[in-house]
RNA sequence: GCGGCGCAGUCAGGAGAGAGCUUCCCCGGAAGCCGCCGAAGGCGCAGAGCGGAACCCCGCUCGAACGCUCAGGCAAAAGGACUGACGCUCGUCC
Repeated sequence: GCGGCGCAGUCAGGAGAGAGCUUCCCCGGAAGCCGCCGAAGGCGCAGAGCGGAACCCCGCUCGAACGCUCAGGCAAAAGGACUGACGCUCGUCC
C1' cells in the first nucleotide's frame, strides 16, 4: 500500500447413534449397566518423501472423510470435521 496468502476470531450452514434400564438428588443433573455413533481431539496403518546402511534392514517427516473407539457423543440445548462469507489484531510474501 483500497495488494496477495494464512492463523486466532465472528456470522451462516452442518451428519450419525436408546427421550434405554436402575439408583441418587433439590428441578436440572450425576453415577452404574447394557446397546450403539464418528465429523472435536487422540491413536493406528496403507502409502509417499528424505537420510543411513549395503544387497536384509534402520531412522526421521508427512500421513486420510480409511480403521480403532481412549476421550467425546446417542430428544432439545451445547459441541461438531468440513464449507461459504467476513475478519489486517497478528504472522508472512511482494
About this RNA: Predicted 3D model of a 94-nucleotide RNA (Glycine riboswitch aptamer) from Caldimonas brevitalea. NCBI's taxonomy places the organism under Bacteria, Pseudomonadota, Betaproteobacteria, Burkholderiales, Caldimonas. The coordinates come from a structure-prediction model, not an experiment, and the mean pLDDT is 76. The RNAcentral record of the sequence draws on Rfam and Ribocentre. Its Rfam family is "Glycine riboswitch aptamer". Gene Ontology term of the family: glycine biosynthetic process.